[in-house]
């Protein structure tokens, strides 16, 4: 350089043919229990969907640029 894949909560992933208000698990927090903790329960708080642009009645999805990370490959010495 050249092809491809990923980027979504603190982490690790889901979200179907674009189509309700973006969810789950552990974390965190409060609460149940328990002498007490741990664990089981029940509740909650947590989100610029990498960035920028476009197409749409509508974009997490699609497109185009970018960035960051992985994969494969060429060159050069």
């Nucleotide at each position: 350089g050249g092809g491809c894949c990923u980027a979504u909560a603190g982490c690790u992933c889901a979200a179907c043919c674009g189509g309700u208000c973006a969810g789950a698990g552990c974390g965190c927090c409060c609460g149940u229990c328990u002498u007490a903790u741990a664990a089981u329960c029940g509740g909650g708080a947590g989100g610029u969907u990498c960035c920028g642009g476009g197409u749409u009645c509508g974009g997490g999805u699609c497109c185009c640029g970018g960035u960051a990370g992985g994969c494969c490959u060429a060159c050069c010495a």